c-di-GMP-I riboswitch aptamer from Cognatundibacterium jejuense, 87 nucleotides, folded computationally. Of the family's consensus pairs, 95% are formed in the model. The RNAcentral record of the sequence draws on Rfam.
RNA sequence: AAAAUUUUUGGGCAAACCCGAUGAAAGUCGGGGACGCAAAGCUUCCGGCCUACGGCGUUAGAUCGCUAAGGUAGCGGGGUUGCCGGU
Numbered sequence: 001a002a003a004a005u006u007u008u009u010g011g012g013c014a015a016a017c018c019c020g021a022u023g024a025a026a027g028u029c030g031g032g033g034a035c036g037c038a039a040a041g042c043u044u045c046c047g048g049c050c051u052a053c054g055g056c057g058u059u060a061g062a063u064c065g066c067u068a069a070g071g072u073a074g075c076g077g078g079g080u081u082g083c084c085g086g087u
Stems, first nucleotide, its partner, number of pairs: 012037002017032006035074001041080003045077003048072003054067004
């Protein structure tokens, strides 16, 4: 350099479920396990959704209603970082 073949490296994360722990709950953490994810890495600034210990109201009482400063980044948007390929 040409031809043929192949069709995207190395890998990463980890749903449901099970076990243990933790929390009032939503949920979270550890182990096992993979539904899936090119940001399913990080981050609550904005919106949505979930929960209500506590607070407010209601009831004779029970109850019920409202409420996030709690949670969800694997519900979106924003910010930020990383990997691969091409120009």
Annotation:
Taxonomically the source falls in Cognatundibacterium (Bacteria, Betaproteobacteria, Burkholderiales, Oxalobacteraceae).